A computed fold for a 118-nucleotide RNA from Virgibacillus salinus, annotated as SAM riboswitch aptamer (S box leader).
The source organism's lineage runs through Bacteria, Bacillota, Bacilli, Caryophanales and Virgibacillus.
The model forms 91% of the base pairs in the Rfam consensus.
RNA sequence: CUCUUAUCGAGAGUGGUGGAGGGAAUAGGCCCUGUGAAACCCGGCAACCUUAAAAGCUUAACUAAUGCUUAGUAAGGUGCUAAAUCCUACAGGUCAAGUAUGAUCUGGAAGAUAAGGG
Numbered sequence: 001c002u003c004u005u006a007u008c009g010a011g012a013g014u015g016g017u018g019g020a021g022g023g024a025a026u027a028g029g030c031c032c033u034g035u036g037a038a039a040c041c042c043g044g045c046a047a048c049c050u051u052a053a054a055a056g057c058u059u060a061a062c063u064a065a066u067g068c069u070u071a072g073u074a075a076g077g078u079g080c081u082a083a084a085u086c087c088u089a090c091a092g093g094u095c096a097a098g099u100a101u102g103a104u105c106u107g108g109a110a111g112a113u114a115a116g117g118g
Stems, first nucleotide, its partner, number of pairs: 001118008013042001015041003021032003026089004043081003048077005054070004085110001090107007
């Protein structure tokens, strides 16, 4: 870089350094930001993967092992820590308006993260 699968309306700081940008990219919109952006550190959240322990299930019963499950525990590998992935963009349905368009639903595309493969 690419492929597959799963998830993406929940959750998470009045901290330190830092100094002007940031919300992936393009376009439009809407926001955050000197009452301090990005980035880094610390803290926190979460539970995708690994390990360990625990509880439950599976066997007619008991014990052990194996296997499975657990918005719970601990450690590790990651991730995340304004707003739905901030919203829209493509296709279709419904409603309103009927010049433009708007609202809503479904799917897709793009993207992010994890695990596995090339």